Annotation: RNAcentral holds the sequence, with entries from MGnify. This is a predicted structure of an 87-nucleotide RNA (c-di-GMP-I riboswitch aptamer) from a soil metagenome.
RNA sequence: GACAAAGGCACACUCGUCGAAAGGCGAGGCCGCAAAGCCACGAGGCUACCACGCGCGAAUGCGCGCCAUGCUCGUCGGGCCGCCGAA
Numbered sequence: 001g002a003c004a005a006a007g008g009c010a011c012a013c014u015c016g017u018c019g020a021a022a023g024g025c026g027a028g029g030c031c032g033c034a035a036a037g038c039c040a041c042g043a044g045g046c047u048a049c050c051a052c053g054c055g056c057g058a059a060u061g062c063g064c065g066c067c068a069u070g071c072u073c074g075u076c077g078g079g080c081c082g083c084c085g086a087a
Base pairs, nucleotide, nucleotide: 001084008033009032013028014027015026016025017024018023031074037080038079039078041077042076043075044072045071046070052065053064054063055062056061
């Protein structure tokens, strides 16, 4: 970063599967991406099992609050690696 070339990845959604969930993985799919390759280092965002507190209830329970060590790299920044070679 091009009216180039060869390629690559795969949003949403569907099915299956793991997970409490966010979400991940596989197959299909193809919105888009010049790093939409990799890394949770900084920021942002998402979820809250268990425990604790409060409320309801006769009660197994239910609801609310709180909570990251979980998740998100296709939110941004940063780090590392990488194809091509016009202006």
The coordinates come from a structure-prediction model, not an experiment, and the mean pLDDT is 88.